[in-house]
Context: one part of a larger RNA
């Protein structure tokens, strides 16, 4: 390789859009490139098989046949695939009327909480901890009360609940704006599905400019603990943490489960929409989002119409452990790095 695999044993690219290419709904016309037959022509000889000679047998050698699975040309056939005519609506889309939402991005505003400031009322303590001490505090702390300032982050609603492709999104209000779900079936008519390259999006930490900085908080510094204690526990505390605008491109970026399309009991909540009824409310249908379980898989847990069941497209990917999410080269970065990826040795 061929085969066999990817929830947990190696393996689904963090997540979308797409080029190429690969596949691709129903009926219909024609072609005859793939396909399928038949016939011709070539497939050198040797060699492999069959069958018979010759060497006292084999081996070997000679005759003969078959074999050479292919390659062309010719006629034929039209199911399939391609390619072409003509059409269709079950895929997709588009339009029309609804609805639901923390889906985005700006700008405004709102009250609680925490610090700090000012004043006032008051006096001996507060704080912390398993105990304590570092620390604040008679220069009046803590506590109450009143005013003011300044940043983050939006208690309750709140929910296996809702959005979003994923990263993720939770205080109102305004603009602007993406997507989705219903129903009508008016319209378009296969416009479709994946997607190697590419391209955008991507937490937290970092990175650069410029701002801000309440609270919290790596590094530090201190008290404690302890044999030690560069640690868990306290006391501060700077970078960050918020903000613009640019970089970085990684996470248990998890459902550790690629995307899409049919089929294959059921029940039990719960979201958001349509219908039916003798409308408390029951039955139905559609899309989602959860429990438990048919059949079936599963090496087992478990999975089970939101499949890990049964099939078909397309991509990605693994192929004993270590060494090694490494070196080297190369691409990208301001840097940290990130991506791409062996070997020699072990076993």
């Nucleotide at each position: 390789c061929u085969g066999g695999g990817c929830g947990u044993a190696a393996a689904g690219c963090g997540u979308g859009c797409g080029u190429a290419g690969g596949c691709g709904g129903c009926u219909u016309u024609g072609u005859a490139a793939g396909u399928u037959a038949a016939u011709u022509g070539u497939g050198a000889a040797a060699u492999c098989c069959c069958a018979g000679a010759g060497c006292u047998u084999a081996a070997c050698u000679c005759u003969g046949g078959a074999a050479c699975u292919g390659c062309a040309a010719u006629u034929a056939a039209a199911a399939c695939u391609g390619c072409u005519u003509a059409g269709c609506u079950a895929g997709a889309g588009u339009a029309a009327g609804g609805u639901a939402g923390g889906g985005g991005a700006c700008a405004g505003u709102a009250g609680a909480a925490u610090u700090c400031c000012u004043a006032g009322u008051g006096u001996a303590g507060g704080g912390g901890u398993g105990a304590a001490a570092u620390c604040c505090g008679u220069a009046g702390a803590u506590a109450c009360u009143a005013g003011g300032a300044g940043g983050a982050a939006u208690a309750c609603c709140a929910g296996a609940a809702g959005c979003g492709a994923a990263g993720g999104c939770g205080a109102c209000u305004g603009u602007c704006u993406g997507g989705g779900c219903c129903u009508u079936u008016a319209c378009u008519g296969a416009c479709g599905c994946u997607g190697a390259g590419g391209u955008a999006c991507g937490a937290a930490a970092g990175c650069g400019u410029g701002g801000g900085g309440a609270g919290c908080a790596a590094a530090c510094a201190g008290g404690a603990u302890u044999a030690g204690a560069u640690a868990c526990c306290c006391u501060g505390g700077u970078a960050g943490u918020c903000c613009a605008c640019g970089c970085u491109g990684u996470a248990a970026a998890c459902g550790a489960u690629g995307a899409g399309u049919g089929c294959u009991a059921g029940u039990u909540g719960u979201u958001g929409g349509g219908g039916u009824c003798a409308u408390a409310g029951a039955c139905u249908u559609c899309a989602g989002g959860g429990g438990c379980g048919a059949a079936g898989c599963u090496a087992a847990c478990g999975c089970g119409u939101u499949a890990a069941g049964c099939a078909c497209u397309c991509c990605g990917c693994c192929u004993g452990g270590g060494u090694a999410u490494u070196a080297c080269g190369g691409u990208c970065g301001c840097a940290a790095g990130a991506c791409u990826a062996a070997a020699a040795c072990c076993u």
Molecule: small-subunit ribosomal RNA, central domain
Organism: metagenome